[in-house]
RNA sequence: AGCAAACAAGAGCAAACCUAUUGAAAGGUAGGGACGCAAAGUUUCCGGUCUAAGGAGUGAAGUUAGCUCUACGACAGCGGGAUUGCCGGU
Numbered sequence: 001a002g003c004a005a006a007c008a009a010g011a012g013c014a015a016a017c018c019u020a021u022u023g024a025a026a027g028g029u030a031g032g033g034a035c036g037c038a039a040a041g042u043u044u045c046c047g048g049u050c051u052a053a054g055g056a057g058u059g060a061a062g063u064u065a066g067c068u069c070u071a072c073g074a075c076a077g078c079g080g081g082a083u084u085g086c087c088g089g090u
Stems, first nucleotide, its partner, number of pairs: 002090002012037002017032006035077001041083003045080003048075003054070005
């Protein structure tokens, strides 16, 4: 420097759920909690998924409703890419 992620050790992260808080929502943050994770570190570049406040459309004609579309909002623990990296092995 490259490779793979079987074993061991030390550490690390933390799903569901609960509480508080924030947000229109999806979701985020903090505490508790562990299903899992060798990149479950970082990054929306590509695909995908979630939400629809605002915007656009539709529609009724008795109501600020309803319905459809839309990301400029999210998800890195959905996949790919980029980038950084611990231990042991080779």

The RNA shown here (c-di-GMP-I riboswitch aptamer) has 90 nucleotides and comes from Sideroxydans sp. It was read from a public genome assembly, where an Rfam model found it. Rfam family: c-di-GMP-I riboswitch aptamer. Rfam links the family to the GO term cyclic-di-GMP binding.